This is a predicted structure of an 84-nucleotide RNA (transfer RNA) from a Lachnospiraceae bacterium. Its mean pLDDT, the model's own confidence on a scale to 100, is 81. Taxonomically the source falls in Lachnospiraceae (Bacteria, Bacillati, Bacillota, Clostridia). Rfam family: tRNA. By type it is a transfer RNA. Its family is annotated with triplet codon-amino acid adaptor activity in the Gene Ontology.
[in-house]
């Protein structure tokens, strides 16, 4: 230095010819049931704001395209892997 490949909650992992973001599992917090627990069921689970009803951000980073990007283009970061 050159070329490939990867980056999504707390972790793992899906959405790939742009259309509603976090499906699913794990892990956690509440709840039934237990004499109690285990299992098993059932609701919760990204960040901010609001009493609420909602609202706004949010896919490594920063910028562009577009009515619309996790997804397309551009630069840059980190890890991998090849090559030199």
């Nucleotide at each position: 230095g050159c070329g490939g490949g990867u980056a999504u909650g707390g972790c793992g992992a899906a959405a790939u010819a742009g259309g509603u973001a976090g499906a699913c599992g794990c892990a956690a917090g509440g709840g039934a049931c237990u004499u109690a627990a285990a299992a098993u069921c059932c609701c919760u689970c990204g960040g901010g704001g609001g009493c609420g009803a909602c609202u706004c951000c949010g896919u490594g980073c920063c910028g562009g395209u577009u009515c619309a990007a996790g997804u397309c283009c551009g630069g840059c970061u980190a890890c991998c892997c090849g090559c030199a």